[in-house]
């Protein structure tokens, strides 16, 4: 220098024209288990469940009624060739 693949919540990923979701994690609540107490309370946190927060989909331009998705340019990462 050139080819190819990838870039989406904190992390790992899905979604590939009709307006973004799952798992883990985080916050809160309920349940269950444990500690503790004369009783209300309290402490810790295991299991299961629910709710919620968190993304202008790497940046820009174009096509389209509509772009995370298609096209172009740029940036970054990985890989191959020279």
């Nucleotide at each position: 220098g050139g080819g190819c693949a990838c870039u989406u919540g904190g992390c790992a990923c899905a979604g590939u024209g009709g307006u973004a979701g799952c798992g883990c994690g985080c916050a809160c609540g309920c349940u269950u288990c444990g500690c503790a107490u004369a009783c209300g309370a309290g402490c810790a946190u295991u299991u299961g469940c629910g709710u919620g927060a968190g993304g202008u989909c790497g940046g820009g331009a174009g096509u389209u009624c509509a772009a995370u998705c298609c096209u172009c340019c740029c940036a970054g990462u990985g890989u191959c060739c020279a």